C1' cells in the first nucleotide's frame, strides 16, 4: 500500500435482502408484592443508527468520501 468484515440505547445484538413509525435481551427508574431484599408482574426513561455529504417525497438501509476495530494478502 491493496482486498474484505464490522460500527445502531450503559452492555450483547436484531433490523439493510424488498428505503416508509427505530426494536428485541440484559441492565437502570418508578409502582405492586415482600417485615426487608432477592424473583416475579405492571409502567417508564434512555439513540441525531461512527463522521461528513450527495440521491429521494422520504435513508440505519441505496452513493461517495472519511475515522475506528478486526482479518487476509504484498
Nucleotide at each position: 500500500c491493496g482486498g474484505g468484515g464490522c460500527g445502531u440505547a450503559g452492555c450483547a445484538c436484531a433490523g439493510u435482502u424488498u428505503g416508509g413509525u427505530a426494536g428485541u435481551g440484559c441492565g437502570c427508574u418508578a409502582c405492586g408484592u415482600u417485615c426487608g431484599g432477592g424473583a416475579c408482574g405492571u409502567a417508564g426513561a434512555g439513540g441525531u443508527c461512527g463522521c461528513a455529504g450527495g440521491u429521494u417525497c422520504a435513508a440505519a438501509u441505496c452513493c461517495u468520501g472519511u475515522c475506528g476495530c478486526c482479518c487476509c494478502g504484498a